[in-house]
C1' cells in the first nucleotide's frame, strides 16, 4: 500500500436480505429469604448501536467517508 473481519449497556455478545418501545447473560443497586454471609428468587437503573454525511415515510441494519482494534498478502 491492497484486501478481509470486528466496533451495540461496566464486561462478553445476540439482533444486521430496513418496520413499530434496542435485547440476553454476567456485573451493579434495592427487596425477599437467612442468625449473618453465600446461593436462590423478584425488581430497578444503565445505550449518541465507533464519529460524520447520505438514501428512505422509517436505518443498529443499506451507501460513502473517517477513526480504533485484529488478520491476510506485498
Nucleotide at each position: 500500500g491492497u484486501c478481509c473481519c470486528a466496533g451495540u449497556a461496566g464486561c462478553u455478545c445476540a439482533g444486521c436480505a430496513g418496520g413499530a418501545u434496542a435485547g440476553a447473560g454476567c456485573g451493579a443497586c434495592a427487596g425477599c429469604c437467612u442468625c449473618c454471609u453465600a446461593a436462590g428468587c423478584u425488581g430497578u437503573a444503565g445505550g449518541u448501536c465507533g464519529g460524520g454525511g447520505g438514501u428512505u415515510c422509517g436505518a443498529a441494519u443499506c451507501c460513502c467517508u473517517c477513526c480504533u482494534g485484529g488478520g491476510a498478502c506485498g